[in-house]
Context: one part of a larger RNA
């Protein structure tokens, strides 16, 4: 010096990206008491305060025991060991679960619920060349697929493009049918080649519908009796120009935006504002109790994390043999 432990004056997070690590609290003992919020179940063992040994007597009880009174001992009575730290606010995900065996456990996956769509049974779908099998010894309250993801309030506008569904009048369209004609050859019958009109399916064009289908959801200019701003007007374009709600956000470049809170001091955090570079409604929007080895900020308690290091124990390293 290293590893694993133990103790530490005064201070107590000043450490650090960050209380990482280590303390602290400590009883599925008893009593009292317990907030916001809430889906009324919870939150909750919330947080917090007090008691606890032994002896004698009394009361109740069959008893364990409980209560009451008096007494005794110690520094200390859950007398040792073992045995949750807690709170406030916010983001995300409702929850219990699942996951990258061997750097990721999460906000990712799943989930109950919602919704769209296909499927009438020899079902759709899937595996197989086939036989056959699964679906299912099921039958639309069933089965397959897609998206969303408890619950609450909701889910706006656009069908022009793409997709899907429906339509069948017209256009286009293959083989096939058809055979006007043309050519070769032959004396000829014929044989061979070519071939217009016409006919001819799905598809495509076309006509509609459809967004919890793929998706999309504007620009410029002017205007109010200070200024500023623009309820209002004009104009261009579009299939339609983003509704409710939310908003510097897991989304905000400028940006440490501005204001307020917290600190002596706060690029983080919380509450607002809205100028949304580039939120937005099942690629769901906004809320939201409970839950979380989750992420972010703050606090109480506590501490060798630190000021600033010291000592001790065991094991190494090192020295001698």
């Nucleotide at each position: 010096c290293c590893c694993u432990c133990g103790u530490u004056a005064a201070g107590g997070a000043a450490c650090u990206c960050g209380g990482c690590a280590a303390u602290a609290c400590a009883a599925c003992g008893g009593g009292c008491g317990u907030a916001a919020c809430u889906u009324c179940g919870g939150g909750a063992u919330a947080u917090g305060c007090c008691c606890u040994g032994c002896c004698u007597c009394g009361u109740a009880g069959u008893a364990a025991u409980a209560c009451g009174a008096g007494g005794c001992c110690g520094c200390a009575g859950c007398g040792a060991a073992a045995g949750a730290a807690c709170c406030c606010a916010g983001g995300c995900g409702a929850c219990u679960g699942u996951u990258u065996a061997u750097c990721a456990a999460a906000a990712a996956c799943a989930c109950a619920g919602g919704u769209c769509u296909c499927u009438g049974c020899u079902a759709a779908a899937u595996c197989g060349c086939a036989a056959g099998a699964u679906g299912a010894a099921g039958u639309a309250u069933a089965g397959g697929g897609g998206c969303u993801g408890a619950c609450g309030c909701c889910u706006g506008c656009c069908c022009g493009g793409u997709g899907c569904u429906g339509g069948a009048a017209g256009g286009u369209u293959a083989a096939g049918a058809g055979g006007a004609g043309a050519g070769g050859u032959g004396c000829a019958a014929g044989c061979c080649u070519u071939g217009a009109a016409u006919u001819g399916a799905a598809g495509c064009c076309c006509c509609a519908g459809u967004g919890a289908a793929c998706g999309g959801c504007g620009g410029c200019c002017g205007u109010a009796a200070c200024u500023a701003u623009a309820a209002c007007g004009g104009u261009c374009c579009u299939a339609a120009g983003g509704u409710a709600g939310c908003g510097a956000a897991a989304u905000u470049c400028c940006u440490u935006g501005u204001c307020g809170g917290g600190u002596a001091a706060g690029u983080u955090c919380c509450g607002a504002c809205c100028c949304g570079c580039a939120c937005g409604a099942a690629u769901g929007g906004c809320g939201g109790a409970a839950c979380g080895g989750u992420c972010u900020g703050g606090g109480u308690a506590c501490u060798g994390u630190c000021u600033c290091a010291a000592c001790g124990a065991g094991g190494g390293a090192c020295c001698c043999g």
Molecule: large-subunit ribosomal RNA, domain IV
Organism: Patescibacteria group bacterium